[in-house]
Molecule: transfer RNA
Organism: bacterium
Parts: sequence; structure tokens; C1' cells
RNA sequence: GCGGGUGUGGUAUAACGGUUAUUAUAUGAUCUUGCCAAGAUCAAGAAGAGGGUUCGACUCCCUUCACCCGCU
Repeated sequence: GCGGGUGUGGUAUAACGGUUAUUAUAUGAUCUUGCCAAGAUCAAGAAGAGGGUUCGACUCCCUUCACCCGCU
């Protein structure tokens, strides 16, 4: 230099052109217990960045950034 892949709450993940974006874990509050642990309920928290297509984009397209793999 060329080609391919990945990017979603703190962490790890799912799904889908249209529902309030899923689940687990962690965090906070409350309940439960003589205390702790475990358990139950609730809450906050996310689409790498920019642009385009579309009535509507995390999803499709383009550019770009970071990381990984291969070729030279």
C1' cells in the first nucleotide's frame, strides 16, 4: 500500500428498515434476615464519528477513526 472483519449502558451480549433497542452481570434504593451472604422488586445507564438514501436508519450506501486477520 491492497483486501476482509469487528465497533451497541461500566463489562459481556441479542435482535430488527417501524414496539419504550434484549438479556446477563456490575452499580444505587427498598424489602427479606438477629447480622452477613443469598433472594425479591424498582431505578439510572448504550448504537465509534460525519454525511447520504428513505415517510422512517443501530440496520442500507459513502467517507473517516480505532482494533483484529490476511496479502504484498